[in-house]
RNA sequence: GGGCUCGUGGCGCAGUGGUUAGCGCAGGCGACUCAUAAUCGCUUGGUCGUUGGUUCGAAUCCAACCGAGCCCA
Numbered sequence: 001g002g003g004c005u006c007g008u009g010g011c012g013c014a015g016u017g018g019u020u021a022g023c024g025c026a027g028g029c030g031a032c033u034c035a036u037a038a039u040c041g042c043u044u045g046g047u048c049g050u051u052g053g054u055u056c057g058a059a060u061c062c063a064a065c066c067g068a069g070c071c072c073a
Stems, first nucleotide, its partner, number of pairs: 001072007010025004018056001027043005049065005
């Protein structure tokens, strides 16, 4: 330098055009317990990497950048 894959809460992931973007872990509060852990209930937290474009409508499609991984040279 070229190609491919990926970027979504603190972490690991789902969501492949249409109401409120979800799940698990973690965090907070409560229940249980003499107490802690475990378990159970409730709950906080995300402008979906950035900027444009397509569309009535974009996390989702397109382009360029930024970043990560793998391969080739």
Notes
A computed fold for a 73-nucleotide RNA from an Anaerolineales bacterium, annotated as transfer RNA. Its Rfam family is "tRNA". The family's RNA type in Rfam is transfer RNA. The coordinates come from a structure-prediction model, not an experiment, and the mean pLDDT is 83. The sequence is in RNAcentral, with records from ENA.